[in-house]
């Protein structure tokens, strides 16, 4: 170099046009509890930049960055 993958809260992680973007560990705040811790409730936190298609784009299509994995 060409080729194919893959990027989503602090971590892993589902979702592939129209959802309040799900869950699970983590974090916080109440309940529990003489106190921790466990268990229970609530809560806050994410779609790698650009640009296009479309009435809408986390999703589709082009560029880029970054990773991986195949090959000269």
């Nucleotide at each position: 170099g060409g080729c194919u993958c893959g990027u989503u809260g602090g971590u892993c992680a589902a979702g592939g046009g129209g959802c309040u973007a799900a869950g699970a560990c983590g974090c916080u705040g109440c309940c529990c509890u003489c106190u921790c811790a466990c268990g229970g409730c609530a809560g806050a936190a994410a779609c790698a930049g650009g640009g296009g298609u479309u009435c809408g784009a986390u999703u589709c299509c082009c560029c880029u960055a970054c990773g991986a994995g195949c090959u000269a």